[in-house]
The RNA shown here (Lysine riboswitch aptamer) has 190 nucleotides and comes from Crassaminicella thermophila. NCBI's taxonomy places the organism under Bacteria, Bacillati, Clostridia, Eubacteriales, Crassaminicella. The RNAcentral record of the sequence draws on Rfam. Of the family's consensus pairs, 98% are formed in the model.

RNA sequence: UUGUGUCUUAGAGGUUGCGAUGUAUCAAGAGUACUAUGGUGGAAGUAUAGGGAACUGGUAAUACCAUAGGAAAGGGGUCAUCGCCGAAAUAUAUAGGUUUCCCUAAGCCUAUAUGUUGGGCCUAUGUUGAAUAAAUAUAGGACUGUCACUGUUAAAUUACCCAGUUUAUCAGUGAGGCGCUAUUUCACAC
Numbered sequence: 001u002u003g004u005g006u007c008u009u010a011g012a013g014g015u016u017g018c019g020a021u022g023u024a025u026c027a028a029g030a031g032u033a034c035u036a037u038g039g040u041g042g043a044a045g046u047a048u049a050g051g052g053a054a055c056u057g058g059u060a061a062u063a064c065c066a067u068a069g070g071a072a073a074g075g076g077g078u079c080a081u082c083g084c085c086g087a088a089a090u091a092u093a094u095a096g097g098u099u100u101c102c103c104u105a106a107g108c109c110u111a112u113a114u115g116u117u118g119g120g121c122c123u124a125u126g127u128u129g130a131a132u133a134a135a136u137a138u139a140g141g142a143c144u145g146u147c148a149c150u151g152u153u154a155a156a157u158u159a160c161c162c163a164g165u166u167u168a169u170c171a172g173u174g175a176g177g178c179g180c181u182a183u184u185u186c187a188c189a190c
Base pairs, nucleotide, nucleotide: 002189003188004187005186009182010181011180014085017084018083019082020081021080022079024078025077026076034069035068036067037066038065039064040063044056045055046054048105049104050103051102052101088117089116090115091114092113093112094111095110096109097108098107099106118144119143121141122140123139124138125137126136127135128134146175147174148173149172150171151170153168154167155166156165157164
């Protein structure tokens, strides 16, 4: 110097990379829930389901119709700011919190452990959802980034040619992010 392993640091994929925040803004939610008045009607009713408690109800509830008034949350787009490149998402299990006064279940949120997924897009089916938005799971499709191998072309290198080597472009095949590129420590080999 080179190679192998190990450790450290910094980067790349995309102008639709991933995610979070907001006294911002827009659409939808929705003329819905709910309130008031009037009418029908006549015994049950109470937040995702079941059960219990408590409360309301012939001084007419729940429900339905008409009129008048009339929201919000979760989710989404834009903008701004911030954190990043297993960014993050998802499945299972455990623990905690929350949705209703209690219990059980279920849903949602957070943390940990294990597993899967390189990335975004499109299509189909399923789930959540008010939704034709969006998210997500599975399957398929083309695109894209990295690495390996093979081949084409060009340049450089060696006095010239051939061959070889290096770099770049293009094409094909394959792999998989615990990866890739550069770099640092240590050990071993040469």